[in-house]
Predicted 3D model of a 337-nucleotide part of an RNA (large-subunit ribosomal RNA, domain IV) from a Minisyncoccota bacterium. Lineage of the source: Bacteria > Bacillati > Minisyncoccota. Its mean pLDDT, the model's own confidence on a scale to 100, is 83. RNAcentral holds the full RNA, with entries from ENA.

Context: one part of a larger RNA
C1' cells in the first nucleotide's frame, strides 16, 4: 500500500458526466385513507395514518372483537422473506426477442392497417439438374410477398423521369423459313477447237463462314392507368396614411410547387436563438415564439391511459460520494526476528 467487511463529530449530493456506489424504506399483517390522468380496465399496497406483545373475563368460538390489566426505549420484539416514494418530459403502445463471450435499446417482433400476387387435375411462392417435396391433406374469411406498427384524430399536391399494369395502330427488330443471285463440285449430256484434251453450254442432284429480297415473336419506341410503388413537393421583385410586416400584385420556371399538422426537436449549423418557469447562481429541463442551414403525413404526422433493468431534468427521505478523512476486524504483499 491494496482487498473484503464494519463504524463515525457536524454538515448531508457541495461529489461526479450522472445520487455510481452505499446508505435509507422494509410483515402481500389489520383498519382506515388514496390525487391528477384514463382506453373506465387501470392509476394503486398511489402517498399517507393508526394499531400489533403477554394475562383474565365476555361475545362469537374458523379467526376475529370488546372490557380490564402487566412489563419493556422497543410487541410481524428482525431466523428467512419483502416496494423507497413523489413531479415532469422524450421515445416505444403492451407481456416478448436480440450482439453465446464488452452493446438488451429508442433496435426486433408484435396484434392491427394497407398494397401486390394466387381460382388450384403442376396455385402463387419455396427446394432440387430431375423425379419429387414443401405450400397444404389447404382453396381467396385461404396461401406467399412488401410497407407501417395498439388505440385516437388523420394521411394533402404531383404520372414529368424510373418501375408496375394494361393495350395494340404505327415504327424498329433474331433464329428459322421461303425465292433468288454469285460461286463449288458430282453423273449424263451438247457444241467449238490442235486426237490424247481444253473451252462454253444444258437437264438433274449436293453443298457453302457468300450474297439479296419476302415472311418472322416477344422485347423496344408508343398510348393509357398506377404513390400505404421508387420517389418529388421553387425563384425573384414591389405593395397598407408613423415604422416594421406585407393578406395583394406582377413575373420566371416546373410534373406539381409542402396541405393539416409539429417544430432552437433523437432533426436548428448560426446557438448558451429570444421570452417566461425553476436555482443565490441552470450551455441541461419544462412552457411559449417560429424565415425549418436541412419537419412533415403508413420510408407515416400529430396526441396518448398503462407498460419500461430505456434516456433526460426536478423534489423528499437519506447517507463517508463529497468538505476530510480516522478507526475496527479479517486476508494479500513487503521488511525484521
Nucleotide at each position: 500500500u491494496c482487498c473484503u467487511c464494519a463504524u463515525u463529530a457536524a454538515g448531508g449530493a457541495a461529489c461526479u458526466c450522472g445520487g455510481c456506489a452505499a446508505a435509507a424504506a422494509a410483515g402481500c399483517g389489520a383498519u382506515c385513507g388514496u390525487a391528477a390522468g384514463u382506453u373506465u380496465g387501470c392509476a394503486a399496497u398511489a402517498a399517507g395514518a393508526u394499531c400489533u406483545g403477554c394475562c383474565u373475563c365476555c361475545g362469537c368460538u374458523u379467526g376475529c372483537g370488546g372490557a380490564g390489566g402487566c412489563c419493556g426505549c422497543a410487541g410481524c420484539g428482525a431466523a428467512a422473506g419483502u416496494u423507497u416514494c413523489u413531479c415532469u418530459g422524450g421515445c416505444g403502445a403492451c407481456u416478448g426477442u436480440u450482439u453465446a463471450u464488452c452493446a438488451a435499446a429508442a433496435a426486433c417482433a408484435c396484434a392491427a392497417g394497407u398494397c401486390c400476387c394466387u381460382g388450384c387435375a403442376u396455385a402463387a411462392c419455396u427446394g432440387g439438374u430431375a423425379a419429387c417435396a414443401g405450400g397444404a391433406a389447404g382453396u381467396a374469411u385461404a396461401g406467399g410477398g412488401g410497407c407501417u406498427g395498439a388505440u385516437g384524430c388523420c394521411u394533402g399536391a404531383c404520372c414529368a423521369g424510373u418501375g408496375c399494369u394494361a393495350g395494340a395502330a404505327g415504327g424498329u427488330u433474331a433464329a428459322g423459313c421461303u425465292u433468288g443471285g454469285c460461286g463449288g463440285u458430282u453423273u449424263u449430256u451438247u457444241a467449238a477447237c490442235u486426237u490424247u484434251g481444253u473451252u462454253a453450254g444444258a437437264c438433274a442432284g449436293c453443298u457453302a463462314a457468300c450474297u439479296a429480297a419476302g415472311u418472322g415473336a416477344a422485347g423496344c419506341c408508343c398510348u393509357a392507368g398506377u404513390g400505404a410503388a421508387c420517389g418529388u413537393c421553387g425563384g425573384c421583385g414591389g405593395u397598407a396614411a408613423c415604422u416594421c410586416u406585407g393578406a395583394c400584385c406582377g413575373u420566371c420556371c416546373u410534373a406539381a410547387g409542402g396541405u393539416a399538422g409539429c417544430g432552437u426537436a433523437a432533426u436548428c449549423c448560426c446557438u448558451u436563438g429570444u421570452c417566461g418557469g425553476g436555482u443565490a447562481a441552470g450551455u441541461u429541463c419544462c412552457g411559449a415564439c417560429c424565415c425549418g442551414c436541412a419537419u412533415g403525413a403508413a420510408u407515416g404526422g400529430c396526441a396518448u391511459a398503462a407498460c419500461g433493468a430505456c434516456c433526460a431534468g426536478a423534489g423528499a427521505g437519506c447517507u463517508g460520494u463529497c468538505u476530510c478523512a480516522a478507526u475496527g476486524a479479517g486476508g494479500a504483499g513487503c521488511c525484521c526476528g